Context: one part of a larger RNA
RNA sequence: CUGGCAGUAAAGGGUGAGUGGGCGGCGCUGCAUAUCAGAUGUCAAAUCUAUGCGGCUUAUCUGAUAGCCUGCAUUUGAAACUGUCUCCUCUUGAUAGACGGAGAGGAUAAACGGAUUUCGCGGUGUAGCGGUGAAAUGCCUAUAUUUGCGGCAGAAACCCCAUUGGCGAAGGCGGUUUUACUGGACGUUCACUGUUGCUGAGACAUGUCAGCGUGGGGAGCAAACAGGAUUAGAUACCCUGGUAGUGCACGCCGUAAACGAUGAAUGUUAGGUGUAGGGGACAUAUGAGCUUCUGUGCUGCAGUUAACACAAUAAGCAUUCCACUUGGGGAGUACGGCCGCAAGGUUGAAAGUC
Numbered sequence: 001c002u003g004g005c006a007g008u009a010a011a012g013g014g015u016g017a018g019u020g021g022g023c024g025g026c027g028c029u030g031c032a033u034a035u036c037a038g039a040u041g042u043c044a045a046a047u048c049u050a051u052g053c054g055g056c057u058u059a060u061c062u063g064a065u066a067g068c069c070u071g072c073a074u075u076u077g078a079a080a081c082u083g084u085c086u087c088c089u090c091u092u093g094a095u096a097g098a099c100g101g102a103g104a105g106g107a108u109a110a111a112c113g114g115a116u117u118u119c120g121c122g123g124u125g126u127a128g129c130g131g132u133g134a135a136a137u138g139c140c141u142a143u144a145u146u147u148g149c150g151g152c153a154g155a156a157a158c159c160c161c162a163u164u165g166g167c168g169a170a171g172g173c174g175g176u177u178u179u180a181c182u183g184g185a186c187g188u189u190c191a192c193u194g195u196u197g198c199u200g201a202g203a204c205a206u207g208u209c210a211g212c213g214u215g216g217g218g219a220g221c222a223a224a225c226a227g228g229a230u231u232a233g234a235u236a237c238c239c240u241g242g243u244a245g246u247g248c249a250c251g252c253c254g255u256a257a258a259c260g261a262u263g264a265a266u267g268u269u270a271g272g273u274g275u276a277g278g279g280g281a282c283a284u285a286u287g288a289g290c291u292u293c294u295g296u297g298c299u300g301c302a303g304u305u306a307a308c309a310c311a312a313u314a315a316g317c318a319u320u321c322c323a324c325u326u327g328g329g330g331a332g333u334a335c336g337g338c339c340g341c342a343a344g345g346u347u348g349a350a351a352g353u354c
């Protein structure tokens, strides 16, 4: 490479929008790039195949004849399919318009709120407090702990509602029926355009936590660290402390079991039952009723699967495009390239070995 695969065996990129590329709706007309058919030319010899063939007794070998040489060029046609920078048409795909409701969508900016912890201040009040399996380190007569006493400051987080619920491309998003700006989806309408579509290498953007740089911030928690215990030891689990960090602004990093371990899109293939947001019709006027679209769950046929299981949110049946896999270990290592302040990231082998 071919073939076969990728939920769990090796294997889906963390995610998005999108360039090149690949692929692509209905109907009609023209052309003839590709495609198909015929003819002509050419396709050296040898080789190869065929022959009741010829020549050495046979064979090997060799001679002859025919074929093959599946290609290329020229030319004449065909027009279903592909193509078309030849043209027209359509509305189902795809956009945008109008109306409508829903939402923790926005690390966008601001305003507001109470509770909590801690530290100061004042009152109260006196000998303990705290902590544990038990203790001790620790705090306290320089007045602690306590207080349903008062008041100050700063910080971070937002009980219940709360959910198999909602929103977002993913990461993720939850105090407030506050304000401003702003993205997307959905339903109804079927009024516009008329294929404007799908996918997407590279490049670009985004990307929890931890970590890094500069500045400011620092209540609680808490790597490191110190002490007390436990223990044979205890560089731990438990306790008392405690610095980075956690929070903010700007800039890096670019990785996670970044998981549904399941790439995106389109069509299609029994049902049943919840739930979220809309619409419709009917009627006995309210019916845990009927019907429809979009999400999100459970269950379950056909089918698939090694099994587990999946099953209209497919892992079924098909099509298009991208990314990826090829025994274990060596190894996500070495070397080199690129990126980064660094930590490191990305790309990514081989030998020896089983």
Stems, first nucleotide, its partner, number of pairs: 004325001007308002012322001014206003021199003025090001027088001030084002035078008048067004053063003093196001094193001097189004105182002108180003111176002113158001116155001118153001121150002123147001128139002166173002211252005220246002225241004263321006271299010282287002303310002327354002336347004